[in-house]
c-di-GMP-I riboswitch aptamer from Litchfieldia alkalitelluris, 85 nucleotides, folded computationally.
RNA sequence: UAGAGAUAAGGGCAAACUAGCUGAAAGGUUAGGACGCAAAGCUACGGGUCUAAGGACUAAAGUCUAUGAUCGCCGGGUUGCCACU
Numbered sequence: 001u002a003g004a005g006a007u008a009a010g011g012g013c014a015a016a017c018u019a020g021c022u023g024a025a026a027g028g029u030u031a032g033g034a035c036g037c038a039a040a041g042c043u044a045c046g047g048g049u050c051u052a053a054g055g056a057c058u059a060a061a062g063u064c065u066a067u068g069a070u071c072g073c074c075g076g077g078u079u080g081c082c083a084c085u
Base pairs, nucleotide, nucleotide: 002085003084005082012037013036017032018031019030020029021028022027035072041078042077043076045075046074047073048070049069050068054065055064056063057062
């Protein structure tokens, strides 16, 4: 430097759920908690998905819409521990 995560060590993260705070919502965050994860580190760049405050349409019911959210949906970019070849 490249490949690959069979094995080992030291560690790391933390789904559902519960409580507090926050947000229009989706969701986020803190604590508890572990289903899982070798990038479940970072990044909304492409696709997907969720929400619809505001806006548009409508007689109403409602429908559409991201500038909101998700990287633990997939792909891309980028950084990185360990042992192995």

Of the family's consensus pairs, 95% are formed in the model.